[in-house]
Context: one part of a larger RNA
RNA sequence: CCGUGGCUAAGGAACUAGGCAAAUUAGCCCUGUAACUUCGGGAGAAAGGGCCCCCGCUUAACGGCGGGGCGCAGUGACCAGGCCCAGGCGACUGUUUAGCAAAAACACAGGACUCUGCUAAGUCGAAAGACGAUGUAUAGGGUCUGACACCUGCCCGGUGCCGGAAGGUUAAGGAAGGGCGUCAUCUUCGGAGAAGCGCUUGACUGAAGCCCCGGUAAACGGCGGCCGUAACUAUAACGGUCCUAAGGUAGCGAAAUUCCUUGUCGGGUAAGUUCCGACCUGCACGAAUGGUGUAACGAUCUGGGCACUGUCUCGGCCACGAGCUCG
Numbered sequence: 001c002c003g004u005g006g007c008u009a010a011g012g013a014a015c016u017a018g019g020c021a022a023a024u025u026a027g028c029c030c031u032g033u034a035a036c037u038u039c040g041g042g043a044g045a046a047a048g049g050g051c052c053c054c055c056g057c058u059u060a061a062c063g064g065c066g067g068g069g070c071g072c073a074g075u076g077a078c079c080a081g082g083c084c085c086a087g088g089c090g091a092c093u094g095u096u097u098a099g100c101a102a103a104a105a106c107a108c109a110g111g112a113c114u115c116u117g118c119u120a121a122g123u124c125g126a127a128a129g130a131c132g133a134u135g136u137a138u139a140g141g142g143u144c145u146g147a148c149a150c151c152u153g154c155c156c157g158g159u160g161c162c163g164g165a166a167g168g169u170u171a172a173g174g175a176a177g178g179g180c181g182u183c184a185u186c187u188u189c190g191g192a193g194a195a196g197c198g199c200u201u202g203a204c205u206g207a208a209g210c211c212c213c214g215g216u217a218a219a220c221g222g223c224g225g226c227c228g229u230a231a232c233u234a235u236a237a238c239g240g241u242c243c244u245a246a247g248g249u250a251g252c253g254a255a256a257u258u259c260c261u262u263g264u265c266g267g268g269u270a271a272g273u274u275c276c277g278a279c280c281u282g283c284a285c286g287a288a289u290g291g292u293g294u295a296a297c298g299a300u301c302u303g304g305g306c307a308c309u310g311u312c313u314c315g316g317c318c319a320c321g322a323g324c325u326c327g
Base pairs, nucleotide, nucleotide: 001323002321003320004319005318006317007316008315010313011312014311019308028050029049030048031047036041038147051069053068054067055066056065057064058063070074082306083305084304085303086302087301088300089298090297094106095105110145111144112143113142114141115140116139122131123130124129148293149292150291151290153223154222155221158220159219160216161215162214163213164212167211168210169209173205174204177201178200179199180198181197182196185192186191224242225241226240227239228238251285252282263279264278265277266276267275
């Protein structure tokens, strides 16, 4: 010096990104216990008492109650919860990056859509076969959402999916006809040329699909602009116009989302880019890529308070060590 442990005047978070670390608290019994709440909870909420001896009362007894007594301290050592308020996220118990992340991520009961009639759909496998399931739509698979409460608006134009089959388009295949080659035959010796065989062309026929017609958003997704207008001003319930498939409803809103921004106002502080409550000008919230709430829960994240402390002002001292350095 480092590591581990112990103590520390006065102050008590002034430390710091942040009370990180440490300290405080502590068992058991009695008393007592708020908002809120899904009436279970919240709760060990919080807060207070406890020892010993003497006297009195009471009890069968242990003990209990009342009065008095002592110390800084009575679970007197060891052992042994710090507590409270507000907000975000996720309902919860669970799960996870074996070796930097335990979380607001995953899962979850619950909700919804969709497929599947049993040799099920789906999955593994060239196949046999197996799982699904010795199950049978109150079942099984896929996708999304994620307790509960109140809800979940408008758009089917695009993409997807489902349904339709009249018309258009359309493959292989089939195929009337045409063209050419070949050669029996004919020939005016130039050539013509049946059948067959071959090459080529090919009207017409020809399914699904696509086009087309409808449906469908808890399918993928989307959910406007400009101008004017009220007897102060401001604002615009109202009007005009352009575009769209339809122009964002309820609720929420400077938010895990707000750029400008430390927005503005209020609260908390002597002082507050954070925090809480509001406002709404939402750069760029918004309804199962769920919206808004919500008791309980959380080694979760944010802000505040009490207690407590070597975190700090600001250092000091002590113990221990095959530690490092020096002697």
Record summary
Model confidence (mean pLDDT): 86 of 100. The part of an RNA shown here (large-subunit ribosomal RNA, domain IV) has 327 nucleotides and comes from a Flavobacteriales bacterium. The source organism's lineage runs through Bacteria, Pseudomonadati, Bacteroidota, Flavobacteriia and Flavobacteriales.